[in-house]
This is a predicted structure of a 112-nucleotide RNA (FMN riboswitch aptamer (RFN element)) from a sheep gut metagenome.
The coordinates come from a structure-prediction model, not an experiment, and the mean pLDDT is 86.
Of the family's consensus pairs, 100% are formed in the model.
The sequence is in RNAcentral, with records from MGnify.
């Protein structure tokens, strides 16, 4: 190089209401690739999106959230601890439903 194959998870109970897996209380979930083991550090994907475009793609833009103690050469990745975040379309306001998606894809393991 070409090919195959794999590649995201999680609402249980309980109030309020005509009506909420969406308010609310409690509860639960954490993608890839670095780096002492990491949803929150650096970086990529994916969602959205401006240009191009031979309509396959290509180049860009957008992109959440962490503190404090401890242990060690060394951690914002571990231990206690106590907070935070989570595309878009739909419905009673949704990280957890349902849809786009039997999709894409960061990657990863295999053949040749």
């Nucleotide at each position: 190089a070409u090919c195959u194959u794999c590649a995201g998870g999680g609402c249980g109970g309980g109030g309020u209401g005509c009506a909420a897996u969406u308010c609310c209380c409690c509860a639960c979930u954490g993608g890839c690739g670095g780096u002492a083991u990491a949803g929150u550090c650096c970086g990529c994907g994916a969602c959205c999106u401006g240009c191009c475009u031979u309509c396959g793609g290509g180049c860009g833009g957008c992109u959440g959230a962490a503190c404090c103690g401890g242990u060690g050469c060394g951690a914002c990745u571990c231990c206690g601890g106590u907070a935070c975040c989570a595309a878009c379309a739909g419905u009673a306001u949704a990280g957890u439903c349902u849809g786009g998606a039997u999709g894409a894809a960061a990657g990863a393991a295999g053949a040749u």